[in-house]
Context: one part of a larger RNA
Formats: sequence, structure tokens, C1' cells
RNA sequence: GAAUCAACGCUGGCGGCGUGCCUAACACAUGCAAGUCGCACGAGAAAGGGUCUUCGGAUCUGAGUAAAGUGGCGCACGGGUGAGUAACACGUGAAUUAUCUACCUCCGAAUGGGGAAUAACUGAGAGAAAUCUUAGCUAAUACCGCAUAAUACCUACGGGUCAAAGCAGCAAUGCGUUUGGAGAGGAGUUCGCGGUCGAUUAGUUAGUUGGCGGGGUAAUGGCCCACCAAGACGAUGAUCGAUAUCCGGCCUGAGAGGGCGCACGGACACACUGGAACUGAAACACGGUCCAGACUCCUACGGGAGGCAGCAGUGGGGAAUUUUGCGCAAUGGGGGAAACCCUGACGCAGCAACGCCGCGUGGAGGAUGAAAUAUCUUGGUAUGUAAACUCCUUUCGAUGGGGAAGAUAAUGACGGUACCCAUAGAAGAAGCCCCGGCUAACUUCGCGCCAGCAGCCGCGGUAAUACAGAGGGUGCGAGCGUUAAUC
Repeated sequence: GAAUCAACGCUGGCGGCGUGCCUAACACAUGCAAGUCGCACGAGAAAGGGUCUUCGGAUCUGAGUAAAGUGGCGCACGGGUGAGUAACACGUGAAUUAUCUACCUCCGAAUGGGGAAUAACUGAGAGAAAUCUUAGCUAAUACCGCAUAAUACCUACGGGUCAAAGCAGCAAUGCGUUUGGAGAGGAGUUCGCGGUCGAUUAGUUAGUUGGCGGGGUAAUGGCCCACCAAGACGAUGAUCGAUAUCCGGCCUGAGAGGGCGCACGGACACACUGGAACUGAAACACGGUCCAGACUCCUACGGGAGGCAGCAGUGGGGAAUUUUGCGCAAUGGGGGAAACCCUGACGCAGCAACGCCGCGUGGAGGAUGAAAUAUCUUGGUAUGUAAACUCCUUUCGAUGGGGAAGAUAAUGACGGUACCCAUAGAAGAAGCCCCGGCUAACUUCGCGCCAGCAGCCGCGGUAAUACAGAGGGUGCGAGCGUUAAUC
């Protein structure tokens, strides 16, 4: 000098665009963050309103609506965090040696005929609750057989095996279901190379290294197992320990390098701690299940409930980091034939000079160089055209009026915002550090090695341009300094 996810001190007018728990992966009150489909299915209220009434009610509507259940798809995306990890985790270049792929697109084939249940519901029962037991009833695109069977699968090449579901529509037809092939995209797996520190860590290893045979997987493989062999790694640093997510990139620098990995984008890992599987095309699953543990809460003491490293927010820690906001209008995602519903993703607004950028705090004239202050050699000199005063202008802000694109068939959170017009009046808007040298900027008074300053050299012990005050000046300017850490 540049730079920062900064903090602290003093000060503070406006706008645009960004950024905002670096510490305790500490604990969390409350609300919301993943639902949707009645064109898969059985069932199905109530409030309110109308009519009648013997005033008890009946009936129509509300309505095949709400809420719940079976079933389908989604919940593996999106969002968060960086604890772990020194590893094929990441980056890069290749491979498929041995693989899978729901939804989407394209090309074929099929969709025939049966059956048994079960939730909801009703009855009975247990419990404080969470919830559960039992007896009945019922449907389906839920479940199970039968038939059919290739370009699929198995094969000893003779043959054998495997499927389904309907719904909407008057209909045409549309949406689905089953099965095979292809595409696109994705996932899994494998290999080479590359990038931290420590030798005051030198030996490490027994499923260890390899083989044969099996098991398991979508698939290869000690991935797992039985048997056999005794190997495998290592000063080109094994093993052990410490630290650490990695990268595109960011900062600095003429470059080579050095430092960093916040925001945005890609990959990985994790979801109270540890372990496990289930479902599924895909998870060993943040807002799923089970077990164990710690913690918190409820309890009728028998037993239960919970997981903000989602968005806000609270406590705590800390030098330090925001609103329990608005909206699905746009973009994108899930479901649905659609209407539409959901979406703290996202779009916006709020707070913070936290950063960058832009603008303003007035302009022109004005010398008896006023007063005042400081200084003084008492003549003067400086602040200083500065002020006053005269004449202008009105950016920004204020007040009043109008008012958009973004989105169109319709729908605008932002927002009466941006922007435009009008009105008044210089009116509402300047500070901070420094002035011995480095380093731009000097005098006076006070203090007297005291009080104090200080980045380095060093100032201060009675004439201090170095301390403190004042006047004056330099620098930067809605900022200016300090501290920290980087080049």
C1' cells in the first nucleotide's frame, strides 16, 4: 500500500447493489418449513338456512361438502451445517473389465376369467394419557390364485418359467395398468495422477497378502465364510500422532509465489450420541421406524412424549452477527385429467455505515479586510471572501397530487414503491485523525523525568513545534481512527 463474514472508539444526511453466529455440531418455549389425488375405493357429519309441526320433532338444503380411513404418487428433491474425514473424500483424466434406473420421450406386445380378506364403521372392553384388545360388516387401480407368453429370464438346447386394473366420457376417445426394447438424464462400482505437518512416531499387518470353492449384492471384490499357501506395506516415509471437509475460486503480488476456502456454484459428510434394518427405482432416510445412552417434559406413578446443523425466535457462550414480517404475483418443485392445493425453496420487505458504488450538506458577488479570538518586535499579522450583506438555484430530504413495467385469458406480495408533476425555503444534513523525523501540516500558554506520549527512532529533569489546553494548519470525508489477522 492493498485487502477483511470483522470488532472497538468518536461521529453520522440520502439512495442502489451486496453481506450479516467466524464462538457452544451448546440447550431450545411458540408458530410455520411436505403434501396432494373423490377421474383408484368404501363410507360420510355438523353449524347455518327453508317448509311443515301435535312444539317432541319431521323433511329439504347445507353436501356427497368438511374431517377421518384404505389405496396411489411424493416425502431420497428442495433447505441447513462442516462435527467427523489425510480418505480414491475431493480435483483431474480415463474405464464399465462386472451394473441398476421410478417419473419423462420414442418403438412393439398384452390388458381374459376368478377368489379370499381388511381398515374405516358398529358392538364390547382396557387405560390418566399415549394408545391398545376383541367380536362382527364392507370396497378398490390394495392382496392372491388360474389362463395366456416373446424380441424377456433360465437352459444340459430337448425344453421350462414369468404379468396386469381399471377410471372418465353418450360416444369418438383420453388417462392409466402389465411386459419387452431404445433414448435422455441420473446413480452405483473401478483405475492412474495431484495437493498438510511431525522421525523427539521406524517398523507395521493375521481376513492380514494371494489362491480355490461357496455365500451375498443391481454388480466386481476378503465384501463375508470354509480350506490352502505365507505372504502384503515401509526412509520414494509405512504405521502412529496432530491439524483439516475438498474444489471452481477469493485476497495479495510485476510475476513466480504466499495466504484463504465467508457469500455464489459443484462434490462429500452429518442430522441429540451410538447401532440396526424396513419400505422403496433410489435411504440404511434432518422434520420415518426399532434398540441402547445422555438430557428435557407429562403422569392418576402403572406408563408415555421429544430432537431448530429448515425459517423466524429464546437462553447461553462471545469483541461480535438481523424480523417470532408479507406473498405464492414471478421462477422452480410435489400432487392432480383439470380447477386447484401445498411450498420459511424462492420473490420481497424490515434491521445493521458491515462492505462497495453514487449523490448531497449550496452557487455567484462581497474589503471600512467588521466584530471576536489567537499572536505580537505594539507597527502589525492570521483565521479571511470566511462571515454579515446583495442576487440566484432547489439535487437530496419534506409536504401535496398523479402513478408503471415486471403478466397476462385472468391473477402483483413488492406498493400507492420506482418514476413524474407541483409547493415552500438556504432552508433539514460534518465529522474524525494528525501536525519532532520517517510523513503532508507551527505557534502560544500550562506542567516540570511529574502528569503523560509512543508504530520505530525516541520526547518530558523551567524557555517542550514530541505531554495537556488553545489558535492556526495538513489529510481523508459520511465517515475517520484503533485493534486483530493476510499478502
Predicted 3D model of a 487-nucleotide part of an RNA (small-subunit ribosomal RNA, 5' domain) from a metagenome.
The RNAcentral record of the full RNA draws on SILVA.
Model confidence (mean pLDDT): 84 of 100.